[in-house]
Molecule: transfer RNA
Organism: Candidatus Levybacteria bacterium GW2011_GWA1_37_16
RNA sequence: GGAUCCAUGGCUCAGCUGGUAGAGCGUCUCAUUUACACUGAGAAGGUCAGAGGUUCGAAUCCUCUUGGGUCCA
Repeated sequence: GGAUCCAUGGCUCAGCUGGUAGAGCGUCUCAUUUACACUGAGAAGGUCAGAGGUUCGAAUCCUCUUGGGUCCA
């Protein structure tokens, strides 16, 4: 220098062929307990790496940029 893959709650990861984002763990509250733990119920927490474009509508499609991994030279 070229090719390719990845980036989504605090962490690990889903999200199908575009229709407004979820799970497990974690955190908080309540119930239970003398208390803690376990268990049950509920809640908070995401501008989907950044910018632009296409579209009625983008995490998803296109372009560029940033960061990381792999391969080739």